Annotation: Predicted 3D model of a 392-nucleotide part of an RNA (large-subunit ribosomal RNA, domain III) from a Deltaproteobacteria bacterium.
[in-house]
Context: one part of a larger RNA
RNA sequence: GAGUAGCGACAAGGAGAGUGAGAAACUCUCCCGCCGUAAGCCCAAGGUUUCCUGGGGAAGGUUAAUCCGCCCAGGGUUAGUCGGAUCCUAAGCCGAGGCCGAAAGGCGUAGGUGAUGGACGACAGGUUAAUAUUCCUGUACCACCCCGGUGGCGUUGAAGCGAGGGGGGACGGAGAAGGGUAGCGCAGCCGCCCGACGGUCGUGGCGGUUCAAGCCCGUAGGCUGGCUCCAUAGGAUGAAAACGUGGAGCCGCGUAGCCGAGAGGUGAUGACGUGGCCGCAAGGCCUGAAGUGUGCAAUCCCAUGCUUCCUAGAAAAUCCCCGCGUGGAGCCAUCGAGGUGUCCGUACCGCAAACCGACUCAGGUGGGCGAGGAGAAAAUCCUAAGGCGCUU
Repeated sequence: GAGUAGCGACAAGGAGAGUGAGAAACUCUCCCGCCGUAAGCCCAAGGUUUCCUGGGGAAGGUUAAUCCGCCCAGGGUUAGUCGGAUCCUAAGCCGAGGCCGAAAGGCGUAGGUGAUGGACGACAGGUUAAUAUUCCUGUACCACCCCGGUGGCGUUGAAGCGAGGGGGGACGGAGAAGGGUAGCGCAGCCGCCCGACGGUCGUGGCGGUUCAAGCCCGUAGGCUGGCUCCAUAGGAUGAAAACGUGGAGCCGCGUAGCCGAGAGGUGAUGACGUGGCCGCAAGGCCUGAAGUGUGCAAUCCCAUGCUUCCUAGAAAAUCCCCGCGUGGAGCCAUCGAGGUGUCCGUACCGCAAACCGACUCAGGUGGGCGAGGAGAAAAUCCUAAGGCGCUU
């Protein structure tokens, strides 16, 4: 320079009360304002205790601070079913032998590894200051072990084992219509209210009207020929069956088989929901109303469906079938009872003051949900739930 620029979005604050040495900023109440396909809610990544409670007031906080993502102390993360491992494979990576290369090393077969994909069994309510599909209550499901009942298969060979064969898993883009559901609107019903100023017991006002998985049923709808016999150059360099292919015959073209939302029933004589009492409050105790109909309607489900197009759209395992060999007596289905169920993650932030940007930085950050009125709409404006007024 200079007590100057600046104090980091122009969403906005005001009042009362409390605490305190001290209050524009902390706490509570009332009013006002802002967001509302977000500035709300839930995950992933990343962070790593920032979470909750009590205390503090040096430093950090662009000012103050009694406050804090700051400091100190204590507490907090509960799983057969959620996610990961004990399963599978993709690109990529590693790579026994092998090939190449002065060396280092490069490539690569078998094989392994590797989710961003496949497979896979839990829902509703309650509860803590802080966790919950994890705890509790209720109702389920899966795998394995074991016992019993029933029905089957089995010395014409069960289970198990084995580098076997096959089916399936199994897949593109776009478009359209149908049936549903979530959600929402309105009515009915239930509970509460009755007006400080002319009117308001009425065609009035406000709020509520909720509930899953599982099990039973098998609908709207979609798809499809089936069986028997014969042959068989395929996988098969390795047998056979199943599979595939070809031929013949019979039956059928929807009253059959397969797939299949939702509704209905059950779950539920349950839960939630209301009102009352006590308490300064936090909270505690008792009680438990109505809980229906109709309309609109999804980007969600049926649906890996249907139609259409050419550029022709992963793999492997779980699962099912098949024989061959070995083995030598059990096995399968169903019903009922009992038992077992390992390890890791789980707090909190998560479009942000907790992540990446040297900062409490107007930047950046993948996925899901995302209500009402007006509207074609996730535009835009106003609002709900919820969250904020952006630390002078």
It matches the Rfam family "Bacterial large subunit ribosomal RNA". Its family is annotated with ribosome and structural constituent of ribosome in the Gene Ontology.